[in-house]
Context: one part of a larger RNA
RNA sequence: CACUCGCGUGCUCCUGGCGUCGACCUGCGGGCUCCCCAUCCGACUAAUCUUGAAACAUAGACCAAGAAGUCUGACAUGCAUGCGAGUCAACGGGCCACAAAACCUAGAAGGACAAGGAAGUUGAUUGGUGGGAUCCCUCACGGGUGCAUCGUCGACCGACCUUGAUCUUCUGAGAAGGGUUCAAGUGCGAGCAUGCCCAUUGGGAAAUGAAAGAUGCUGAACUAUGCUUGAGUAGGGUGAAGCCAGAGGAAACUCUGGUGGAGGCCCACAGCGAUACUAACGUGCAAAUCGUUUGUCUGACCUAGGUAUAGGGGCGAAAGACUAAUCAAAUCGUCUAGUAGCUGGUUCCCUCCAAAGUUGCCUUCAGGAUAGCUGGAGCCCCCGAUGAGUUCUAUCGGGUAAAACCAAUGAUUAGAGGCAUCAGGGGCACAAUGCCCUCGACCUAUUCUCAAACAUUAAAUAGGUAGGAUGGUGCAGCUACUUCAUUGAGCCACACCACAGAAUCUAGAGCUCCAAGUGGGCCAUUUUUGGUAAACAGAACUGGUGAUGCGGGAUGAACCAGAAGUCGGGUUACGGUGCCCAACUGCACGCUAACCCAAAACUCACAAAGGGUGUUGGUCGAUUAAGACAGCAAGACGAUGGUCAUGGAAGUUGAAAUCUGCUAAGGAGUGUGUAACAACUCACUUACCGAAUCAACUAGCCCCAAAAAUGGAUGGCACUUAAGCACGAGACCUAUACCCGAUCGUCGGGGCAAGGGCCAGGCCCCGAUGAGUAAGAAGGUAUGACAGUCACCGUAAAACCCAGGGUGUGAGCCUGGUGCGAACGACCGUCGGUGCAGAUCUUGGU
Repeated sequence: CACUCGCGUGCUCCUGGCGUCGACCUGCGGGCUCCCCAUCCGACUAAUCUUGAAACAUAGACCAAGAAGUCUGACAUGCAUGCGAGUCAACGGGCCACAAAACCUAGAAGGACAAGGAAGUUGAUUGGUGGGAUCCCUCACGGGUGCAUCGUCGACCGACCUUGAUCUUCUGAGAAGGGUUCAAGUGCGAGCAUGCCCAUUGGGAAAUGAAAGAUGCUGAACUAUGCUUGAGUAGGGUGAAGCCAGAGGAAACUCUGGUGGAGGCCCACAGCGAUACUAACGUGCAAAUCGUUUGUCUGACCUAGGUAUAGGGGCGAAAGACUAAUCAAAUCGUCUAGUAGCUGGUUCCCUCCAAAGUUGCCUUCAGGAUAGCUGGAGCCCCCGAUGAGUUCUAUCGGGUAAAACCAAUGAUUAGAGGCAUCAGGGGCACAAUGCCCUCGACCUAUUCUCAAACAUUAAAUAGGUAGGAUGGUGCAGCUACUUCAUUGAGCCACACCACAGAAUCUAGAGCUCCAAGUGGGCCAUUUUUGGUAAACAGAACUGGUGAUGCGGGAUGAACCAGAAGUCGGGUUACGGUGCCCAACUGCACGCUAACCCAAAACUCACAAAGGGUGUUGGUCGAUUAAGACAGCAAGACGAUGGUCAUGGAAGUUGAAAUCUGCUAAGGAGUGUGUAACAACUCACUUACCGAAUCAACUAGCCCCAAAAAUGGAUGGCACUUAAGCACGAGACCUAUACCCGAUCGUCGGGGCAAGGGCCAGGCCCCGAUGAGUAAGAAGGUAUGACAGUCACCGUAAAACCCAGGGUGUGAGCCUGGUGCGAACGACCGUCGGUGCAGAUCUUGGU
């Protein structure tokens, strides 16, 4: 040095295992949060005025930003702080480098320290007693002290009434007294200043909204009218005056034919207007147009320019027309943010409490203030005080209900009896204040029916007072009151009486101050007034609704049941248990058949009188084995055609009467029938048959009575020995009700301290309780700015966005994501132009 083998180490590479991280893919699981789909159950848009709203009551398409109890003076209660018989500090002075603030200083004004009286003016103190905290003594029974404060008796100041000794200038002053008069007083001061909350009031006064009023300007380019200077106005028709000719006439003059070209004359174009279609159009061509039709078109015509008239004024051929798209008083500005007892709106959360629609007053009735109802802030007592939507006992007042009218007053029916009297009628009578009869009045004893404004009697319910220590008894004392009088009355000392003088409950009892909302109500049972009645109007007691959901009544402000923090379990109420629809197509016993249309549950969503041989019960009266009722069959006769009446009447048009014979029975006849008879039939009797039958009344269900306009409603389906109606005994279903447990809030009560972190604004335990509109109170949340402390930010602040996560009862808060790109947060405080869904809200956008 080469090769081979072994061992160790290092580097590189390869392979395998394990672990971790990342990316991608796939599958499975979970269900805090969120999205989508399906099923079941519930479920009418909120706001507003209102007794009541889902309303065929109003405003509201949607989004963003803005948008409404504020600030200030005065005053009142409460709370807090400072000083305190004082308090405060405008202004001034001082200090400082300057100025402001702060600070120091003197101590004016003000409030307070004294009240009464219209005023002149006059002008108050240790009082007693009953409850009482505290402290002291004690033999622990009790005694003393007696704050604050409450009750009570007396005194004093002032006013008023009265009295008037004494003094005195003869005018006044005024002692001692009296008063069941008045007072916002005294009685060993309590106030002043500042701040805060709430309320009232003056201010624009929480914010939006008139019709009006005042004042000063600007307009006649629109339009009205006048004046002025200008411009314009086809074509026809008619044919006034005047003139000419002819004819007639004695003449006046007349007639005829022309010519002529007048006229607020006619037709009609331009122009100017605007009748009809009530045409077109009607987010138009147009904030007044267009088409056809139509009026006028030589005139009071049409029109241009200029000029005049101006707002309680103009101008007007007059319509309240026109006066610049404005006219029963123009336009513009200012007073002015005018005022409104009226309309609409009025912005975050949770907790606790919680109304009124009534009294009396107001030029009051759509409103206010007053009391009531309610909240808040306190004070003072308390385990037996005190109190009570209760009962008991005692005792009062009453004149409703009822009852009464043979009791008063008033109304009222019917007979009966009646001496006398009176009115009417009649008889006897010449007549009678004579007699008789009759009918009334009247009287007597009865009888029927009544009364808010009649009454003898007289409730129920309701109401007042009392049911003890502030009491009772005894004895002594004081007094100017009272009495003949130690008589009475009042006050007061002492002693005794505890079975605390009915029951039950007490969850506390009592008192003061401040303030909101409300001051349209409505409904039900009962009572009750007006009204024919009403979902009508007006009252009373109580309870509801309003302000209140839940279960039931199918549906529903108010009816029935029952009031509610959030969960779990059990049990019920009202109401239900065929299906809709949770729960017995359960049990027992009856009824009901309903073809316009059987019925089916308080309020309540209707039906009556009167009927029914529908059916089922009941009451009562009859018939029947001596054979009923029903069925079928036989008889239904004689005197006699009874008497009267009638044209006639023989059982049967009518009137009165209605006997007798034979019979088993047969009417001087129940109907049909005849001119009158006849004939038939019935009542009545019998044979056959063989067991129940008939009438009247009553009340259950059912039926008739029972007719309306789109087809319709026990809630629907449907249901018939019910799933209907009536009665009975059970089971079951179900509410936010009741019971039990848990938990959150509120209220009340109790306990806990130095040894070993903190939070006594803390911790622990017990009990009760939880509905809510207007309104009140407490606590919290968000937002803008500022001060202090502590943080954050280009390594990404804030805002925005997201089926992201967490947390709080909630308003909200914390956090994640990926874009973005320059500021911004927490805590402790201060201040506020501080929170939107609404207002035909404002502006912008879709």